[in-house]
Molecule: transfer RNA
Organism: Acidimicrobiia bacterium
C1' cells in the first nucleotide's frame, strides 16, 4: 500500500456483539489495619487523573474524562464516522 486485530487506572485484564448509576468486574502490585513474640502466609478497608467547592491540615462533598474529536439518542467504554497510535499477516522497494 492491501488486509485484519486492537487502545479501559501503577500494570494485567473484563465489560462493547444485545447502550441504562460499572470511574469501570476480576487478577497483581501498592498504602492502612487487624492476626503473630516478629515475619510469611490468611483477613478488612483503601488505592486514576483533570477541574470547582469546603477545611489549618489529614481530608469530604460536586462536575468531566474509557486513544482524538464528531455524530445518534433521554441515556454511549459500548452504536456510527474521521483521524492518531500499537500489533500481525500479505505485497512493493531496496
Nucleotide at each position: 500500500g492491501g488486509a485484519g486485530a486492537g487502545g479501559u487506572g501503577g500494570c494485567c485484564g473484563a465489560g462493547c456483539c444485545a447502550g441504562g448509576u460499572u470511574g469501570a468486574a476480576g487478577g497483581c502490585g501498592c498504602u492502612u489495619c487487624c492476626c503473630u513474640g516478629c515475619u510469611a502466609a490468611g483477613g478488612a478497608a483503601g488505592u486514576a487523573a483533570c477541574u470547582g467547592u469546603c477545611g489549618u491540615a489529614a481530608g469530604g462533598c460536586g462536575g468531566u474524562u474509557c486513544g482524538u474529536g464528531g455524530g445518534u439518542u433521554c441515556a454511549a467504554a459500548u452504536c456510527c464516522c474521521a483521524c492518531c497510535c500499537u500489533c500481525u499477516c500479505c505485497g512493493c522497494c531496496a